[in-house]
RNA sequence: GUGAUGGGCCCGAGAGAGAGUAAAUUCAUUUACCGCCGAAGGGGGAAAGCUUUCAGGCAAAAGGAUCGGGUCAGGACG
Numbered sequence: 001g002u003g004a005u006g007g008g009c010c011c012g013a014g015a016g017a018g019a020g021u022a023a024a025u026u027c028a029u030u031u032a033c034c035g036c037c038g039a040a041g042g043g044g045g046a047a048a049g050c051u052u053u054c055a056g057g058c059a060a061a062a063g064g065a066u067c068g069g070g071u072c073a074g075g076a077c078g
Base pairs, nucleotide, nucleotide: 002078007072008071009070010069011068012067013066018034020033021032022031023030024029035058036057037056041054042052043051044050
């Protein structure tokens, strides 16, 4: 000097499933019941796009695994 995997930040893309029923009431929340979802996270599992009496979610918004681009630090191997 070169600069891999992985990481931080920004931008873009990004699925599924109830605007469920009842009660209370301070009128937008709480509680109970029934039905469901898988792509944050936690647990199980060698691992998975598997699983779940956890957590979360089931109009929109938000969140969102993952993918693409930019950027920042980093510095494996030779």
About this RNA:
Predicted 3D model of a 78-nucleotide RNA (Glycine riboswitch aptamer). Its mean pLDDT, the model's own confidence on a scale to 100, is 77. The sequence was found by an Rfam model in a public genome assembly. The model forms 89% of the base pairs in the Rfam consensus.